[in-house]
RNA sequence: GGAGUCGGCUCGGCAGUCGCUCUGGUGCGUAGAAAGGCUUCGGCACUUCGAGGCACUGGGGAGGAAAGUCCGGGCUCCAUAGGGCAGGGCGCCAGGUAACGCCUGGGGGGCGCGAGCCUACGGAAAGUGCAGCAGAAAGUAUACCGCCUAAGUGAUUGGCUUCGGUCGAUCAACGGUAAGGGUGAAAAGGUGCGGUAAGAGCGCACCGCGCAGCUGGUAACAGUCUGUGGCGAUGGUAAACCCCGCUCGGAGCAAGACCAAAUAGGAACCCAUUGGUGCGGCCCGCAUCGGGUUCGGGUAGGUCGCUUGAGGUGUGCGGUGACGCACAUCCCAGAUGAAUGACUGUCCUCGACAGGACCCGGCUUACAGGCCGACUCCAUUU
Numbered sequence: 001g002g003a004g005u006c007g008g009c010u011c012g013g014c015a016g017u018c019g020c021u022c023u024g025g026u027g028c029g030u031a032g033a034a035a036g037g038c039u040u041c042g043g044c045a046c047u048u049c050g051a052g053g054c055a056c057u058g059g060g061g062a063g064g065a066a067a068g069u070c071c072g073g074g075c076u077c078c079a080u081a082g083g084g085c086a087g088g089g090c091g092c093c094a095g096g097u098a099a100c101g102c103c104u105g106g107g108g109g110g111c112g113c114g115a116g117c118c119u120a121c122g123g124a125a126a127g128u129g130c131a132g133c134a135g136a137a138a139g140u141a142u143a144c145c146g147c148c149u150a151a152g153u154g155a156u157u158g159g160c161u162u163c164g165g166u167c168g169a170u171c172a173a174c175g176g177u178a179a180g181g182g183u184g185a186a187a188a189g190g191u192g193c194g195g196u197a198a199g200a201g202c203g204c205a206c207c208g209c210g211c212a213g214c215u216g217g218u219a220a221c222a223g224u225c226u227g228u229g230g231c232g233a234u235g236g237u238a239a240a241c242c243c244c245g246c247u248c249g250g251a252g253c254a255a256g257a258c259c260a261a262a263u264a265g266g267a268a269c270c271c272a273u274u275g276g277u278g279c280g281g282c283c284c285g286c287a288u289c290g291g292g293u294u295c296g297g298g299u300a301g302g303u304c305g306c307u308u309g310a311g312g313u314g315u316g317c318g319g320u321g322a323c324g325c326a327c328a329u330c331c332c333a334g335a336u337g338a339a340u341g342a343c344u345g346u347c348c349u350c351g352a353c354a355g356g357a358c359c360c361g362g363c364u365u366a367c368a369g370g371c372c373g374a375c376u377c378c379a380u381u382u
Base pairs, nucleotide, nucleotide: 001378002377003376004375005374006373007372008371009370010369012347013346014345015344016343017342018341020061021060022059023058024057025056026055027054028053032049033048034047037044038043063353067364068363070362071361072360073359074358075252076251077250078249087248088247089246090245091244092106093105094104095103096102107121108119109118110117111116122243123242127241128240129237130236144181145180146177147176148175153172154171155170156169157168158167159166160165189207190206191205192204193203194202208231209229210228211227212226213225214223215222216221256304257303258302259301266295267294268293269292270291271290275289276288277287278286279285311330312329313328314327315326316325317324318323348351
């Protein structure tokens, strides 16, 4: 200098003017409240306090993803004796955490020269199922091409013969084989030597694999370790059923709690019964229609829930780390048609993705740039 890996931070700057929302202080003061006063008992003015409101002044005001609403919790209401079935989720080991499907560290496997990255990674010796195309065969193995003809069989043929056979040669598969070829993602260990008719763990050596032990490790697991087994034990597939282990009640802030008009309907009490209607005509009586007060449910509306929290920052300590502990310090959006903006000037590298709505911890997705740190590889110079 080039190429790359991992981690962290930031999200146009400055100035001015005018707004929006929440909030502290001060002042004015409406409704209202309290104490006494006057009164013709209807009220009246005065003092103090003063919800909202107004004025002045000070302070705070979106994000790393506020997003998707995919997981996990807090909180709220409902359900719930206990246990089981069904169903869902998760799945190497250890740890972290309120919890998790998240994070950290480690192990196995894969990729990369490397820094590093990826990994649903329990069980296929309980059972069931599945495997397109190709291929002989996809799991009780099998045989298309090929290879072989030793023994046995068959055919052809030659020699010998006591005519019963016997010794050969050649060919063949309905015989043997699974080295080699071919198919496939995958074909029942690999390489070599021996062996054989040709072959084959058939035998042996090494490698691989299974089982048992030993050693190391908390464990997953590992090993130039020891013994043992020729290895059809145990092919693949469980994001197929299934088995094993762990785990899971449901709905969600439009949760939920409180205050509470008008209208309609309901309940209780009181008033009017001089009234209307009905009980076949009349009287009594009964029922019903009316008015008022109070109460309860509930709607509009309002208040709470609502932001002090598994909180931020700094220092120290423990831990490889995720994280934990201690001390100090800070308060940092809380709206409800829903605020965080508009305009002007100026500068630069000309500014991406995008905005809260109960709150946190994660994951995933979107994204123009800028800054910092650690590390790897290549080239060059000294």
A computed fold for a 382-nucleotide RNA from Marinimicrobium hydrolyticum, annotated as Bacterial RNase P class A. Its mean pLDDT, the model's own confidence on a scale to 100, is 77. It is recorded under the gene name rnpB. The sequence is in RNAcentral, with records from ENA.